Context: one part of a larger RNA
Molecule: small-subunit ribosomal RNA, central domain
Organism: Aegle marmelos
RNA sequence: UUAGGCAUAAAAAGUCUAUAAGUGGCUUUUUAAGUCUGCCUUCAAAUCCCAGGGCUCAAACUUGGACAGGCGAUAGAAACUACCAAGCUAAAGUAUGGUAUAGGCAGAGAGAAUUUCUAAUAGAGCAGUAAAAUACGUAGAAAUCUAAAAGAACACUAACGACGAAAGUACUCUGUUGAGCUGACACUAACACUAAGAGACAAAAGUUAAGUGAGUGAAUGGGAUUAGAUACCACAGUAGUCCUAGCCGUAAAUGAUGGAUACUAGCCGCUGUGCAUAUCGACCCAUGUAGUGCUGUAGCUAACACAUUAAGUAUCCCGCUUGGGGAGUACAUUCACAAGAAUGAAACUC
Numbered sequence: 001u002u003a004g005g006c007a008u009a010a011a012a013a014g015u016c017u018a019u020a021a022g023u024g025g026c027u028u029u030u031u032a033a034g035u036c037u038g039c040c041u042u043c044a045a046a047u048c049c050c051a052g053g054g055c056u057c058a059a060a061c062u063u064g065g066a067c068a069g070g071c072g073a074u075a076g077a078a079a080c081u082a083c084c085a086a087g088c089u090a091a092a093g094u095a096u097g098g099u100a101u102a103g104g105c106a107g108a109g110a111g112a113a114u115u116u117c118u119a120a121u122a123g124a125g126c127a128g129u130a131a132a133a134u135a136c137g138u139a140g141a142a143a144u145c146u147a148a149a150a151g152a153a154c155a156c157u158a159a160c161g162a163c164g165a166a167a168g169u170a171c172u173c174u175g176u177u178g179a180g181c182u183g184a185c186a187c188u189a190a191c192a193c194u195a196a197g198a199g200a201c202a203a204a205a206g207u208u209a210a211g212u213g214a215g216u217g218a219a220u221g222g223g224a225u226u227a228g229a230u231a232c233c234a235c236a237g238u239a240g241u242c243c244u245a246g247c248c249g250u251a252a253a254u255g256a257u258g259g260a261u262a263c264u265a266g267c268c269g270c271u272g273u274g275c276a277u278a279u280c281g282a283c284c285c286a287u288g289u290a291g292u293g294c295u296g297u298a299g300c301u302a303a304c305a306c307a308u309u310a311a312g313u314a315u316c317c318c319g320c321u322u323g324g325g326g327a328g329u330a331c332a333u334u335c336a337c338a339a340g341a342a343u344g345a346a347a348c349u350c
Stems, first nucleotide, its partner, number of pairs: 004321003008303001014201004021194003025088004031082001033081002035077004040072001042070002049065005092188003096183004103177007114150003120144002125136001162169002206247004211242001215241002220236002223233001258317006266295001268293007299306001323350003332343004
């Protein structure tokens, strides 16, 4: 490489959009590129194979003949793929009605707690731990209480719940905006799926500049513990955490499970919605659909398990894998302010 694979053994890029490219609904027509059939030319000889010949036989030698296949020419076939033309509506989409929602962005506001500060009461401890000590406190702490300020986060509701492509999203209200689901009737008429390269978004940490700074808290300091203690415990505490504008582009970025379509027993829930029924009304009950769970048959699996939300049965497209270490390292290139990121070996060794 092929083949086999990719939840857990090596292997699904963090997610999405989309170009090239690959693949692609139903019906009729055209052409004949692919495809199929006949015939012809050519593919040196030798060799191989088959049928003979002659050396006593064999091998070696020698005569004749192909099969299959390739390139090309020619005559046909028209089911399938492709092409031409026309049509259809189940895929896909548009318009319209309804609907649920922590989806995004911006603005405004509320309350609890914490810390600081102000006034007052009070007068010796407080805080902390397994036990202590550092720390705080007669310059009046802690405790109780009055007024005020600041920053960050939003208890209960809360769920096996909801939304979003993923990252992620929850105090309340307002504005603006995206996507989904669903109903009936219209419209377009295959406009679709995947997606190399490319682009967009992307937790935390980090980084640049200007702010903010309550709590927390890498680094750091002194206190303990200990043989030591650059730790676990405790007292402090800078960067950070927050905001604005950029950068970075990585995570056990996980469902460790790529996307799309179709098919294949059920049971029991939850969420949204439609219809039917019921009712004073809301439920209940029956049923369809989109999600989200549990359990379980066939099947599959090395097993665990998965099982209409597949890891089952199939088709299409993309990514990735090939013993462990060396190593996600070296070198080189691209990107980045840097930190670093992406691409990514070999010697050697077991």